[in-house]
Order: sequence, then structure tokens, then C1' cells
RNA sequence: GCGGAUGGCCGGACGGCCGCGGGCGGGCCUGAAAGGGCCGGUUCGAGGAAAGUCCGGACUCCAUGAGGCGACGGUGCCGGGUAACGCCCGGCCGGGGAAACCCGAGGGAAAGCGCCACAGAGAACAGACCGCCCCUGGUCUUCGGGCCUUGGGUAAGGGUGAAACGGUGGGGUAAGAGCCCACCGCGGGACUGGCAACAGGACCGGCACGGCAAGCCCCACCGGGAGCAAUGCCGAAUAGGGGCCUCGCGCGGGUGUGUGAUCGGGCAACCGAUAUCCCCGCAGGGACGUCUCAGCCCCGAGGCCCGGGUUGGCAGCACGAGCCCGUCGGUAACGACGGACCCAGAUGAAUGGCCGUCGAAGGGGGCAACCCCGGAACAGAAUCCGGCUUACAGGCCAUCCGCGCAG
Repeated sequence: GCGGAUGGCCGGACGGCCGCGGGCGGGCCUGAAAGGGCCGGUUCGAGGAAAGUCCGGACUCCAUGAGGCGACGGUGCCGGGUAACGCCCGGCCGGGGAAACCCGAGGGAAAGCGCCACAGAGAACAGACCGCCCCUGGUCUUCGGGCCUUGGGUAAGGGUGAAACGGUGGGGUAAGAGCCCACCGCGGGACUGGCAACAGGACCGGCACGGCAAGCCCCACCGGGAGCAAUGCCGAAUAGGGGCCUCGCGCGGGUGUGUGAUCGGGCAACCGAUAUCCCCGCAGGGACGUCUCAGCCCCGAGGCCCGGGUUGGCAGCACGAGCCCGUCGGUAACGACGGACCCAGAUGAAUGGCCGUCGAAGGGGGCAACCCCGGAACAGAAUCCGGCUUACAGGCCAUCCGCGCAG
């Protein structure tokens, strides 16, 4: 210098003016007070993802005596971290890469069931299609054998496939075959190391056990439901509900209701009457309207108290598993201690606009120095916190790997 790997950080800068949301003071006006109005000051005001709402929690309400079992859902190598997790850290195993490094839902397939497309003769305790070998018969012959055929052997060779029931070499055989042998692989495995996953492995075994559990299943562990529009509190006017007090208060009818009250009868079941309540009619009162009648609507009045609840308001709701710095422990995730800080809280929902200076990428010109244009990605709180995932112009820092050059 070029190419690559990993981790972290930033995500336009500064200034002026105006505006918007929150907090805390001040002045003036008004009001008995509570409060209201106006003016002005000071201070804070989006993100690394505020997003998806996919996991884990805090908090709240509902349900629930405790434990067990089952169903359903989830998680799944080992150790650690954490409030917890499906997250993070460290390791193991497997795979990729020359390396730095990266990727893996990574328990069980000798409990059982199911599936294994296409191709292929055969796909699970398999399979003779071609080939090879032996036997029988026929035929041809240049006498070596060729071709056809019957019955058998053979998984070494060919061919199919993601996968064909260990591989290579030698012996052996009619041809073959772990049939036998050596090495490799595989299975078991005393013992050794490690907390463990796991690694190494004397020795034994001719080899038996194909794959898929992100198909059912088995094993272990975890899991009540709903969510801040949760939930709690305050509560105006008006209308409506209930109770009490004061005042006012007519008549008639009902096969209405109810057997709650009172009276009478009856041993009792029950019967009758009255009042209250309800309905209807008349009368009365009030409002509208009108010259009057008719019509139509309403009907006790006033006061005090109680409870529910709408608009609305307050809390939840901004001091927290907080953030920054340092020391110590730990490989690390993280933890302990000390110090410093206060860091949006809206509810149709603020976080914006203009100007100036500077400005990365990008585009154009120029041999070059440089000049001109240009003008910042994804996005945006709504109960909060820990993660994961997804989107993102461009830039910076650190560590590591490989190659080249120079000393």
C1' cells in the first nucleotide's frame, strides 16, 4: 500500500430571531376566598432503532384452598450471567474458510407408529436389470471357442439415486463374498483429564444398528387469564332515582294488582269489607293558544339529604432491575463499592420554521493544485423496563488475518 475479519462509536455543526409542549419562580389586574386573566423570566424537550409487537418481566384487575396427574402450548449440547428469558458470555461437538473468523431449533431413531419424491431390478432386516461363474440341452466351428437355452451361484464390476447394508490392498474361490489377513473406519470399553458437555484411550468385537423427531411420539424443564382504553379517586349544570320534613289534597267506577296491612266471619282451608297502589272518567289547577269556546300538553308544591353516573378532572406517569465516571473481583457476560447527575411526559397529542457561517456523500470541469454545482440516511415517544428482529446516506476508532514493497 492492497484485500479481508471482528468489536465499538457518531448519525450534520455553531450562532441569531420567532413559535410549540412540560416544570419552577416573579410582576400587574380581578375576586371575600378558591380561582381566573395578562405580561415577563429561567430551565427541560425523541431514537439507535421511539418501528415490528416476536420473547421475558414490573405493575393492575379477574379467577384460584394445597399438592399431584392429564390435556394444550413452548423450550431443548454443557457451564455461567440475569429479576427473568427463546437473551447474553465462555466452552464442547459438527460444518465452511488458506487464515483472522463465521454458521448450527445441537435431547432421544436398539420404546413404538409413519414417511423416504424422481430415477432405479431393488429404499429397510432389500435387490439379480446388465455383467461374471457352474450345471443341462441344442446348434455352429478354423476345435481356441461363439450363439441360444434349463436350473442354480454371485452384491467384486456396470448402471440409478440424496441415500444401495463399511473402504483400500492382499490371500482365497468355479466366480465371488469380513470367508480370512493388514491398515483405515465403526461398535463396546477398563482407565486418564475435565464441574460438565466432551476429549484421549489399553483391550475386545469381523461389522451388527440407513435417514427424517422443523411428522406423530418418548424424556426433562417452563407456563392461570386479560391488559395502562389495566386500575383507583374526585365529580358541575341539566335530567332522572331513593329518603325525610312542611304545606296542600275532590268525586265516581273497575272481573286491575296484591293477599303485604286493618276489621269482621270461620276449627281451618278460605270468604267478605276498607284503606293504600294502579287504571279509566268527571271535576280542579297550570302552560301554549285564542276575542270566546273548542283543541292540545302537563299535573301535587317547596326545602333538605343520600346514592349511581355522563362531559370533565386527578392519580397510575416519569427516581428507575436509571445513567455517567472511577476502583476492585471475574477470561467474559456481569457483579460489588465509592462519587457525580436528574434526563420529554403530550391526550387530537409539543419536539418546528426562517436567516447567516461551515459543511460529508454525490455530480461536473481541470494534467495537477484546485474550481463550480450540491446540500444529509432510516425514522419519529404515549405505562415502563430487559432482549431479539427489521430499516438506515455517510463517517470515525480499535484489534486481528493474508499478500506485496522498503529498512